[in-house]
Context: one part of a larger RNA
RNA sequence: CGUUGAUUCUUGAGGAGAUUUGACUCUAGUACGAGAGGACCGAGUUGAACUGACCUCUGGUCUACCUGCUGUCCUGCCAAGGGCACCGCAGGGUAGCUAUGUCGGGCAUGGAUAACCUCUGAAAGCAUCUAAGAGGGAAGCCAGCUCCAAGAUUAGGAAUCGUUUGAGACCCCUGAGAGAUUAUCAGGUUGAUAGGCACCAAGUGUACGUACCGUAAGGUAUUGAGCUGAGGUGUACUAAUAGG
Numbered sequence: 001c002g003u004u005g006a007u008u009c010u011u012g013a014g015g016a017g018a019u020u021u022g023a024c025u026c027u028a029g030u031a032c033g034a035g036a037g038g039a040c041c042g043a044g045u046u047g048a049a050c051u052g053a054c055c056u057c058u059g060g061u062c063u064a065c066c067u068g069c070u071g072u073c074c075u076g077c078c079a080a081g082g083g084c085a086c087c088g089c090a091g092g093g094u095a096g097c098u099a100u101g102u103c104g105g106g107c108a109u110g111g112a113u114a115a116c117c118u119c120u121g122a123a124a125g126c127a128u129c130u131a132a133g134a135g136g137g138a139a140g141c142c143a144g145c146u147c148c149a150a151g152a153u154u155a156g157g158a159a160u161c162g163u164u165u166g167a168g169a170c171c172c173c174u175g176a177g178a179g180a181u182u183a184u185c186a187g188g189u190u191g192a193u194a195g196g197c198a199c200c201a202a203g204u205g206u207a208c209g210u211a212c213c214g215u216a217a218g219g220u221a222u223u224g225a226g227c228u229g230a231g232g233u234g235u236a237c238u239a240a241u242a243g244g
Base pairs, nucleotide, nucleotide: 001151005161006160007159008158009157010156014148015147016146017145020048021047022046023045024044025043026042032037050105051104052103053102054101058099059098060097061096065092066091067090068089069088070085071084072083073082074081075080109143110142111141116136117135118134119133170244171243172188173187174186175185176184193239194238195237196235197234198233199232200231202228203227204226209222210221211220212219213218
């Protein structure tokens, strides 16, 4: 830009992907074979590699969370803290992101066939799978499974709303299951969209101060305390106004 208003839901021409494989058990120590050995067909179990999704578990990371420790500077000093030192070093660690973690996938089935095996059957009174005709037959092919898909310009279909009674969309704002921007998605007061606040989960691990004990370092009590990023629930306090 087109598809000749819009919203929602769809059909599927066509395309892409996947469609891998081992071992073991039963059948059965059966058929077969003198024995040694040892099946087809069929049924089941469990893996490998590959692949999709996810974070409950096991782990990793988690430079805006907690704690411990060193040097030095600063807050006048003590105490308590702050800055810098690779995040100063070290021990943990939520959300998120992750694999080595968890769950799932390849099946079945049908059709047409290849090599090949056949039936009937002449040319050629016989014979012959082939010349007419007919059947079987593969991890392969076409469907079947998953995804995209009407720019499929042959631009499809359905429902509903709207066309001076203006449907719908956008501008603008709050944001994240999204994200470079855009887009997408969740919302915009008839509101829980984000922040704040409250409670909870979770992390760290018993704060500061005070009291007591000890000459003191320190210990005990207050105390599973204090602090806390992203998580959950709630709450209009703040911002999503108004308008075009």
Large-subunit ribosomal RNA, domain VI from a Minisyncoccota bacterium, 244 nucleotides, folded computationally.
Its mean pLDDT, the model's own confidence on a scale to 100, is 88.
RNAcentral holds the full RNA, with entries from ENA.